[in-house]
């Protein structure tokens, strides 16, 4: 220098041939317990890496940039 993959909740990851964004773990509250753990119920937490384009509508499609991983020379 070139190619491929990747960026979504505090962490690990889903997601949809474009139509109001989810799980597990974690946090908090309540129940249970003499109390803790475990268990059960609930709550909060996201401008989907940044910018632009297409579209009635973009996490999803296109372009550029940034970070990360791998490969080639």
């Nucleotide at each position: 220098g070139c190619c491929u993959c990747u960026a979504u909740a505090g962490c690990u990851c889903a997601g949809u041939u474009g139509g109001u964004a989810g799980a597990g773990c974690g946090a908090c509250u309540g129940a249970u317990u003499c109390g803790u753990a475990a268990u059960c119920a609930g709550u909060a937490g996201g401008u989907c890496g940044g910018g632009g384009g297409u579209u009635c509508a973009a996490u999803u499609c296109c372009c550029c940039c940034u970070g990360g991983a791998g490969g080639c020379u």